[in-house]
């Protein structure tokens, strides 16, 4: 300076061809227990890195920009 990959819940990740955003661990609450754990119902938590475009409609398609991995010069 070039190219690829990556960014989504506190973490670690799904998420098909663009149609109202998910799972597991953890957190809270409650049942079970003589108390803890375990098991068991539920429940909180996200403007999907960020601007900005197309769409009736974007996590998702264009442009652009930022952080990190990984190549080549």
């Nucleotide at each position: 300076g070039c190219g690829g990959g990556u960014a989504u819940a506190g973490c670690u990740c799904a998420g098909u061809u663009g149609g109202u955003a998910g799972a597991g661990c953890g957190u809270c609450u409650g049942c079970u227990u003589g108390c803890c754990a375990u098991g068991c119902a539920g429940a909180a938590g996200g403007u999907c890195g960020c601007c900005a475009g197309u769409u009736c409609a974007a996590a998702u398609c264009c442009g652009g920009u930022u952080g990190c991995c990984c190549g080549c010069u």
Model confidence (mean pLDDT): 81 of 100. This is a predicted structure of a 73-nucleotide RNA (transfer RNA) from an uncultured Bacteriovoracaceae bacterium. Rfam family: tRNA. About the family: Transfer RNA (tRNA) molecules are approximately 80 nucleotides in length.